Predicted 3D model of a 72-nucleotide RNA (transfer RNA) from candidate division Kazan bacterium GW2011_GWA1_50_15. Model confidence (mean pLDDT): 81 of 100. It was read from a public genome assembly. Its Rfam family is "tRNA". About the family: Transfer RNA (tRNA) molecules are approximately 80 nucleotides in length. The organism belongs to candidate division Kazan-3B-28, within Bacteria.
[in-house]
RNA sequence: CGGGGUGUGGCGCAGUGGUAGCGCGCGCGCAUGGGGUGCGUGAGGCCGCAGGUUCGAGUCCUGUCACCCCGA
Numbered sequence: 001c002g003g004g005g006u007g008u009g010g011c012g013c014a015g016u017g018g019u020a021g022c023g024c025g026c027g028c029g030c031a032u033g034g035g036g037u038g039c040g041u042g043a044g045g046c047c048g049c050a051g052g053u054u055c056g057a058g059u060c061c062u063g064u065c066a067c068c069c070c071g072a
Stems, first nucleotide, its partner, number of pairs: 001071007010024004018055001026042006048064005
C1' cells in the first nucleotide's frame, strides 16, 4: 500500500428496510429462619464515527476510525 472480516446496554451475543432483543450481571419484590437458589419486575444501548438513498436504515450505499486475518 491492496483485499477481506468484526464493531449493537457493564460483559458475551442475536437482530427479513417498519419504533432494538436474548443470556449473564445490576436494582427492587416474593418464596426461605438466613444464605444459596428459584420466580416476578425494573433500570440501562438509538447500533464505532460522519454523510447519502428511502415515507422509514442496526440492516442498503459512500467515506473514515479501531482491532483481527491474508497479500505485497